[in-house]
RNA sequence: AUCCUGGUCCAGGAUGAACGCUAGCGGCGUGGAUAAGGCAUGCAAGUCGAACGAACCAAUGUUUUCAUUGGUUAGUGGCGAACGAGUUAGUAACACCUUGGUUACGUACCCCAAAGACGGGCAUAAUUCGCUGAAAGGCGAACUAAUUCCCGAUAGUCCCUGAGAUUUUUCGAAGGGUAAAACGUGUCUGCAAGGAUAACGGCUUUGGGAACGACCUAGGUCCGAUCAGCUUGUUGGUAGGGUAAUGGCCUACCAAGGCUUUGACCGGUAGGGGAAGUGAGAGCUUGACCCCCAACGAUGGAACUGAGACACGGUCCAUACUCCUACGGGAGGCAGCAGUCGAGAAUAUUCGACAAUGGGCGAAAGCCUGAUCGAGCGACGCCGCGUGCAGGAUGAAACCCUUCGGGGCGUAAACUGCUUUUCUACGGGAAGAACCUUCGGGUGACGGUACCGUAGGAAUAAGGGGUUGCAAACCUCGUGCCAGCAGCCGCGGUAAUACGAGGGCCUCAAGUGUUAUCCGGAUUUAUUGGGCGUAAAGAGCGCGUAGGGGGUUCUGCAAGUCUAUUGUUAAAUUUCACCGCUCAACGGUGGAGCUGCAAUGGAAACUGCAAGACUAGAGGAUGUUAGAGGCAAGUGGAACGCACGGUGUAGGGGUGAAAUCCGUUGAUAUCGUGCGGAACACCAAAGGCGAAGGCAUCUUGCUGGGACACUCCUGACCCUGAGGCGCGAAAGCGUGGGGCGAGAAUGGGAUUAGAUACCCCAGUAUUCCACGCCGUAAACGAUGUCCACUAGCUGUUUCGAGUAUCGACCCUCGGGGUGGCGAAGCUAACGCGUUAAGUGGACCGCCUGGGAAGUACGGCCGCAAGGCUAAAACUCAAAGGAAUAGACGGGGACUCGCACAAGCGGUGGAGCAUGUGGUUUAAUUCGAUAGCAAACGAGAAACCUUACCAGGACUUGACAUCCCGACGACGUCUGACGGAAACGUUAGAUUUCUUUCGAGACGUCGGGACAGGUGCUGCAUGGUUGCCGUCAGCAUGUGCCGUGAGGCGCUCCCUUAAAUGGGGUAACAUGCGCAACCCCUAUCAGUAGUUAUACGUGUCUACUGAGACUGCCGUCGUAUAGACGGAGGAAGGCGGGGACGACGUCAAAUCAGCAUGGCCCUUUGAUGUCCUGGGCUACACACAUGCUACAAUGAUCGGUACAACGGGUUGCCAAACCGUAAGGUGGAGCCAAUCCCUAAAAACCGAUCUCAGUUCGGAUUGAGGGCUGCAAUUUGCCCUCAUGAAGUCGGAAUCGCUAGUAAUCGCGGAUCAUCAGGCCGCGGUGAAUACGUUCUCGAGUCCUGUACUCACCGCCCGUCACAUCAAGGGAGCCGGGAGUGCCUGAAACUCCGACAUUACGUCGGAGUUAGGGUAAGCUUGGUAACACGGAUGAAGUCGUAACAAGGCACCGGUAGCGGAAGCUGUCGGUG
Repeated sequence: AUCCUGGUCCAGGAUGAACGCUAGCGGCGUGGAUAAGGCAUGCAAGUCGAACGAACCAAUGUUUUCAUUGGUUAGUGGCGAACGAGUUAGUAACACCUUGGUUACGUACCCCAAAGACGGGCAUAAUUCGCUGAAAGGCGAACUAAUUCCCGAUAGUCCCUGAGAUUUUUCGAAGGGUAAAACGUGUCUGCAAGGAUAACGGCUUUGGGAACGACCUAGGUCCGAUCAGCUUGUUGGUAGGGUAAUGGCCUACCAAGGCUUUGACCGGUAGGGGAAGUGAGAGCUUGACCCCCAACGAUGGAACUGAGACACGGUCCAUACUCCUACGGGAGGCAGCAGUCGAGAAUAUUCGACAAUGGGCGAAAGCCUGAUCGAGCGACGCCGCGUGCAGGAUGAAACCCUUCGGGGCGUAAACUGCUUUUCUACGGGAAGAACCUUCGGGUGACGGUACCGUAGGAAUAAGGGGUUGCAAACCUCGUGCCAGCAGCCGCGGUAAUACGAGGGCCUCAAGUGUUAUCCGGAUUUAUUGGGCGUAAAGAGCGCGUAGGGGGUUCUGCAAGUCUAUUGUUAAAUUUCACCGCUCAACGGUGGAGCUGCAAUGGAAACUGCAAGACUAGAGGAUGUUAGAGGCAAGUGGAACGCACGGUGUAGGGGUGAAAUCCGUUGAUAUCGUGCGGAACACCAAAGGCGAAGGCAUCUUGCUGGGACACUCCUGACCCUGAGGCGCGAAAGCGUGGGGCGAGAAUGGGAUUAGAUACCCCAGUAUUCCACGCCGUAAACGAUGUCCACUAGCUGUUUCGAGUAUCGACCCUCGGGGUGGCGAAGCUAACGCGUUAAGUGGACCGCCUGGGAAGUACGGCCGCAAGGCUAAAACUCAAAGGAAUAGACGGGGACUCGCACAAGCGGUGGAGCAUGUGGUUUAAUUCGAUAGCAAACGAGAAACCUUACCAGGACUUGACAUCCCGACGACGUCUGACGGAAACGUUAGAUUUCUUUCGAGACGUCGGGACAGGUGCUGCAUGGUUGCCGUCAGCAUGUGCCGUGAGGCGCUCCCUUAAAUGGGGUAACAUGCGCAACCCCUAUCAGUAGUUAUACGUGUCUACUGAGACUGCCGUCGUAUAGACGGAGGAAGGCGGGGACGACGUCAAAUCAGCAUGGCCCUUUGAUGUCCUGGGCUACACACAUGCUACAAUGAUCGGUACAACGGGUUGCCAAACCGUAAGGUGGAGCCAAUCCCUAAAAACCGAUCUCAGUUCGGAUUGAGGGCUGCAAUUUGCCCUCAUGAAGUCGGAAUCGCUAGUAAUCGCGGAUCAUCAGGCCGCGGUGAAUACGUUCUCGAGUCCUGUACUCACCGCCCGUCACAUCAAGGGAGCCGGGAGUGCCUGAAACUCCGACAUUACGUCGGAGUUAGGGUAAGCUUGGUAACACGGAUGAAGUCGUAACAAGGCACCGGUAGCGGAAGCUGUCGGUG
């Protein structure tokens, strides 16, 4: 990187919203979701005088203590107040929804029909008087009316009793009972009193209707089983009571029932529906506004009145709270409309009107109506409109960016023309009116609003969010893991498209974002539509209850199913069409739909039910048969231990090596005898049996299951299986035995930094038996049981048939089991594949991100250990499966390399040189710094170099280009002065070029653009370089394979130094590498020859060629490639050496070689520039690289030979002479094959030294000289004399080298005034060794494992310490809730008694009961000392458990032990 699994996040829609920023207008909606918390104030239910009496006011009148008329009203009376309005606390229920039913019911007002409306009577409020109280109010006396109340008459249909009839339901003779308002108004008549009238209103009875209500019924209606049992009026019956009515609704008696895994009971939550949001749908979530229903009215209880209430603005009682009070007592209930406080993120005016719609009363006018209609406030939502339109530049300015050219903003603006929605001003101006009326007329809150007209003028009007990806849109600056951002992944540590700002851009727009919540995406609970071998997930296994499913056939029924019709599914909502507001939102009309329920009719295939039949499923019988199937009793040999005896002597045992241990009191070894317990070698197998766990010497007894063969019998008897029951390895527990060996714990010995381990010596429990518990395992095929279907090939076990045989074996076929490989198919892949993980069916179990956790709490089980059931807070953005490429392994195979080994010589010890660290210093400039720094940059630090330090100076500058101005020279040389010098002042000398004569070139000075920087960043870069590594690898195209990452190719076999070549091959080709081409060198030839020369030439120089290719022979090999040997050849298998370094690795090195982005310093005390002096050379020390040595294979002295590569004109410098020498003088020769440097040195010959701190070694130091250079003090090199240190071959360790190599010897060159122990070259002399690949290091290829991918210097576990957080436990403490027992018990109702009665009543008792008190519990929260575990937290401590054979393979169960991971025992798994 991939595929899969799986969670998380996001884009959409929605809201009674809230918050941030912003805000022009209108329409339509909507607005206390929290505290069913408390409420000041006003209003929200009255009306009727045509029911009644009375009072008051006004008018009129013939009666004036009066009458009439009109008006007003407290009271009596009637109707209303049970509607309307509000809220959602309670309620999981016939509360609600849907569907039926009531012959088991009620109803005021309204409608229809029928009948009636007769005769009497008693009171009382008002009013007056008296008394009383603070008030609220109350008491007494007297008077009075009614459509108030009472009695009587009448009574068919009404009610009661009820002969009788009737299957039930019901009908019903006869008997008994029950009513009123003789009213009001109007009209007529009458002087009046009065009368008439049934016109209007009202009244009584009955029946019907409409509408409303009550009750019953079936179905539907949230979560929890960590709530499994609940119930005594409980379930039913009889009788009675009660109600409008059924009913345990209530009472008495009788019976003992009733409900529940189809979830009773208990707990939590919740008003239900029409509908709303979302969604493709199925669903999921919600129940604001509107409509229907229910419930409630401060909390709890109760009844009264009434048609209707157990009554929001009625009554009584209790409780809490608030208010008034004269302290005696009273009053109150905004969940009506406004409004207020409180709490809260949060929700409006103490508005107008009854004009409309509707309601109450009234005959009506009318009155009342916070219902309603309107207005106000809030962008809270939806919808609509506007903030202008057209023209206008190679394109203003500002601003932003820039590669400095330009680009963007941008036709945008300005400017010109036009328009006027909106706005302002003025004018006009509705519909909504239906109605009422004295018939004249009158009535609009909204509102002078909508709308219309005229005028004016672009006028009054744009923001929010975003801009890394998801996800549309990018630049600059600031900041520098800070400040901050963030929905998720994640940004920020000096170049941030992610923070902040600016500009640009994207997007929506009077809004836009955020937050919260719901649906969607999420097929992420999967009915539609998921899974369980390894990702989470098959119960350890069976038997079996309920349940679910079920073979063939016939007949019937019609529950499921299908179909038709009918009813219902309120309206609104949804949807379609049309229509109305200018459009739309919004509204109207009509249609559809509302997936549902019910009724009736029909169909009979399938399912079901009933009855019958069948045999293919299943079972039984008969025969044969295999087997470690189980239980019990017995039995055998080997081994082991012990005891006794014999032989025998010094060790044995054990390990990586040891030790503890045993043994001279005789071990080990060996022989004999006896005793003991445990386990059963060979047979033995991929084998057999069992449901699983599991089962193995042999024999016997008892017993379970299976397979096959052939017929017969039963006749679906079957499959699965929630609960339940049984079995269930090892460890462990209890009791009693037994105890050889093994062996937790424990002791000892080792190992180790430690070693509570691994190893060793001992060893208890245990392991064994009997009985009883436990009930778990990686109890695994990590794969539930049953049935059917779908290619084969090949083993093995068992049964049968055929053939054959005397018989057996072999062979063929059929059945059952158990393995391997494989078609199709499946699978994420691995893999599975007739023993399915394929294709289908039935049933059960289980899963839903990781951790917390299989834990806590609760319950059940257990003697205990513990088991079963089983969460949450919190936390993370992953955890996980399979496969891929790498890297790694104390994994494997193969192969290379001076990698080891075999050798030679060194380093590490000494002195010195050089470099580095460190230290020091004013400075000791900077860089390099594991391998891949350290005689490295530096191939030359006295000045210079030089970058560092101190001091002195300069500022357009030591250096480049350009512009402007001035001057004409500047400069150089000499001298003087100041100074350390730079530099400054000054005197003298000398002094330009071209020219068209304008000037230009050039130079100096002044001014301005700019220069300059070895200042920073090698982690911004180019270029260059190092290492792996001169290792043989690294890639690409096409093709093929694979879902894909990717693989093949490049693997394999042979071969090679080589991915060199060959063979084979799903590969075939190709590129960069390898090799070759290039250079040097070894041989020869040719050509040319300065030089050398003995003048012939040549072994010399230069150039051009030849030659080597496994070409030839032999052996081996595969016919190859090639290997080995040989010949020839100067050279032989790449002849030797060099240059040349693939893709890449190490953010490797270098900003100080150079270049370069960015940053920084520079009118001033420069990080620039110049100068003098100093420093880079310091010196307790440490490291690295070298030199010289320690000597006789040597040193010294003398003599004699033999090179090559190179260099030379500010140069190399000969001969000769001087000096002990360094060197000097000298100047020949040479721009070099000519001259010079130039003596080569080891070597060889001879002499001395004789093993010693020396005739070794030369450090150090003294003296005297020489050379270079302006200058040798810090600090050069050389010479002579003198001095003569350490050092006698070097610890652990470590380096180089495989042949002209190592070793040893000298020579040259670069740098360079001088200075070489370093570096780069050159030649002279010239070895030893390589068995081999076990080990070390490095590398390559393939296989393998992996929890690594920053790649083992990886990853990662647990304790401890610190901080924070949440949850559980917890002596207790403090609340909430639901009940139970006992005590007490208000109002009210019922019953009883007494008193008194026309009536109303008064008193007392009993029962029921709200509330209160008390007791013991239950349940659920809060809090808590303390202790425990968990989670989280850049750099804490201890170890190293796991991942590789992880260094003792790991893991599961169990037991013991240990700082911790863990260790050990025992059984099991392979992951």
Molecule: small-subunit ribosomal RNA
Organism: marine sediment metagenome